[in-house]
Context: one part of a larger RNA
RNA sequence: GGAUGAACGCUGGCGGCGUGCCUAACACAUGCAAGUCGAACGAAGCUCGAUUCUUUGAGAUUUCGGUCAAAAAGAAAAGAUGACUUAGUGGCGGACGGGUGAGUAAUGCGUGAGCAACCUGCCUCGGAGAGGGGGACAACAGCUGGAAACGGCUGCUAAUACCGCAUAAUGUAUUCGGAGGGCAUCCUCUGAAUACCAAAGAUUUAUCGCUCUGAGAUGGGCUCACGUCUGAUUAGUUAGUUGGUGAGGUAACGGCUCACCAAGACUGCGAUCAGUAGCCGACCUGAGAGGGUGACCGGCCACAUUGGGACUGAGACACGGCCCAAACUCCUACGGGAGGCAGCAGUGGGGAAUAUUGCACAAUGGGCGAAAGCCUGAUGCAGCGACGCCGCGUGAGUGAAGAGAGUAUUUCGGUAUGUAAAGCUCUAUCAGCAGGGAAGAAAAUGACGGUACCUGACUAAGAAGCCCCGGCUAACUACGUGCCAGCAGCCGCGGUAAUACGUAGGGGGCAAGCGUUAUCC
Numbered sequence: 001g002g003a004u005g006a007a008c009g010c011u012g013g014c015g016g017c018g019u020g021c022c023u024a025a026c027a028c029a030u031g032c033a034a035g036u037c038g039a040a041c042g043a044a045g046c047u048c049g050a051u052u053c054u055u056u057g058a059g060a061u062u063u064c065g066g067u068c069a070a071a072a073a074g075a076a077a078a079g080a081u082g083a084c085u086u087a088g089u090g091g092c093g094g095a096c097g098g099g100u101g102a103g104u105a106a107u108g109c110g111u112g113a114g115c116a117a118c119c120u121g122c123c124u125c126g127g128a129g130a131g132g133g134g135g136a137c138a139a140c141a142g143c144u145g146g147a148a149a150c151g152g153c154u155g156c157u158a159a160u161a162c163c164g165c166a167u168a169a170u171g172u173a174u175u176c177g178g179a180g181g182g183c184a185u186c187c188u189c190u191g192a193a194u195a196c197c198a199a200a201g202a203u204u205u206a207u208c209g210c211u212c213u214g215a216g217a218u219g220g221g222c223u224c225a226c227g228u229c230u231g232a233u234u235a236g237u238u239a240g241u242u243g244g245u246g247a248g249g250u251a252a253c254g255g256c257u258c259a260c261c262a263a264g265a266c267u268g269c270g271a272u273c274a275g276u277a278g279c280c281g282a283c284c285u286g287a288g289a290g291g292g293u294g295a296c297c298g299g300c301c302a303c304a305u306u307g308g309g310a311c312u313g314a315g316a317c318a319c320g321g322c323c324c325a326a327a328c329u330c331c332u333a334c335g336g337g338a339g340g341c342a343g344c345a346g347u348g349g350g351g352a353a354u355a356u357u358g359c360a361c362a363a364u365g366g367g368c369g370a371a372a373g374c375c376u377g378a379u380g381c382a383g384c385g386a387c388g389c390c391g392c393g394u395g396a397g398u399g400a401a402g403a404g405a406g407u408a409u410u411u412c413g414g415u416a417u418g419u420a421a422a423g424c425u426c427u428a429u430c431a432g433c434a435g436g437g438a439a440g441a442a443a444a445u446g447a448c449g450g451u452a453c454c455u456g457a458c459u460a461a462g463a464a465g466c467c468c469c470g471g472c473u474a475a476c477u478a479c480g481u482g483c484c485a486g487c488a489g490c491c492g493c494g495g496u497a498a499u500a501c502g503u504a505g506g507g508g509g510c511a512a513g514c515g516u517u518a519u520c521c
Stems, first nucleotide, its partner, number of pairs: 001521004006517005013392006019385002021350001026348003030345003035092003040089002043086003046082001047080002051076006059068003099303003108228008118220002123216007131165001133163002140155006171196011201208002229275003236266003241263008278300004282293004305326005328339004356382001358381003364378001365376004395426004406417004430462001433456004440448001465510005470491003476505005486493002
C1' cells in the first nucleotide's frame, strides 16, 4: 500500500447493487416450510326427484253415518344430476428443493482413466401383449378398553390394492453347437432344446394409463493412478490382519461376511499414533514465482438432539418417516404418552458482533393432476444495518471598501481568518410538493408498486465531518502545565520560553465518512 462476512470511537444527506451469528452442531414458545390426484375405488354429505304416505281440506255427492277430492304443508324414497366437498383404500411425490460444517487427513475432495464387475422411477425411440378367475382389508355399522395418545372384537364392501391360472420371446437360467474378437476370468453376433416369469383399467371416445422386452438419455454405484496440513520430544503397526480355496451376500467386484488353509501385509519415499481441518472452482495479495483464505455464488462430501438399526422404495439406512437405547423438555386421572428450528421468521443464552414472528406465488423453477388448479419461508420482492463497492449532492458565477464586527496574534504600525461573508446575477441534481405513469406477461393473470421513469411549480433552501500538523510524513503559532498531567507505530517528547502533553487560532489530508483495533499478503 492492498484486502475483510469485520468490530469499536466520533460523525452521518440520497440512491443503485451486493452482503449480514465468524461465538454455543447451545436450548427452543408460536406460526408457516410437502403435498396432490374424485379422469383408480367404495362410502358419506350437498342438489334434483317419478312415486307413496300423513295432516289441513276449496268443492262434489249423500241413505246425513259417511264417501270422493283440487290445492297447500310435511315425511319417506327407487333413481338422477354435478367445474361440488372429502375422512378412508389406492397412485405419484415426501431420496428434490432448503440448512449446517460437528465429524472426516481419506469409505473424502481435485485431476485423469477403467467396469470383460453394475443399477437407473419419471422421459425419448422401437418390438410384442393386456385372456379368464379368486379371496380379503380399510372406510362403514354394532359392541367395547383408555384420562389421553391410541386401540380391541364381530359383521359388510370396492378398486389401477392383493393372489393363483392361461398365453409368451429378441427376456432369464441350463445344455449342445457356429462365426468373429479380446484383456486372464472372458466379450459380441447367431442356431437348437428344456425350464421359468406379465398385465388394469379410467374417460367428456380426444386420449391417458397397464405388462414384458430392446436401445437411448439422465442420474447414480464401484475400482485404479497421481496430488492433498503439522509433529520423530510419535518407530514400529496389524489376527479378518495379508493372501488362497469354497460358500453366503450384494445391482455389482471384493475378507463385504463365514468355514478351512498358508503366514503374510504396511513402514525411514515416515507406517502407526497425536494435533488441526470439510475439499475444490475460486477469493485476497504479489511484476511473477509464491504466500494466505475457503464468507457470499457454483460442484462434491458429511450430518440432522446423541448412539445404533432396519423397513418401504427405482432411489434412503431417510432434517420436518419408523423402531430401540440415552440425555433433556412437556402432558398425565401416575397406568402411560408427546417432542426434536444445523428450513423461514422469531425467543433466551453465549459474544466485540450479525436483520422482519413482512408481501406474493405475478415471474423462474419444483411436486401432483388429462386439465382447471392446488401446494411451494425454493424463489421473486419489500423491511432493518454507511457492513462493503459504486454514483450523486451539501450550490455556481461575480464580488476588496481586502468593509465593519468577532476570533487569534502582534514589534501595537499591523497581520491572519478572507472572495470568505454581505451584496448582485443564476441554477435545481438529491430531498420535499403536485400531475402522469411503465417494461417485466404469451389472450387473461404484477407481490414488487402508484415503484422506476417523465413533466410542472417551488425555496439556496433540508444535507460535513473525522484524523493529523517533532522526524519518518503533507501541515505552526499563542496560552496553560512544569519528568506533573499526559503523548507514543519507531526514534522518543514533558524537570518554566514544549511546533511532540491540554486548549485556542491557523494549516494539511481524506470525505458521508474518518480514525483505531484485529487478521492476511
Notes: Predicted 3D model of a 521-nucleotide part of an RNA (small-subunit ribosomal RNA, 5' domain) from an uncultured bacterium. The prediction has a mean pLDDT of 83.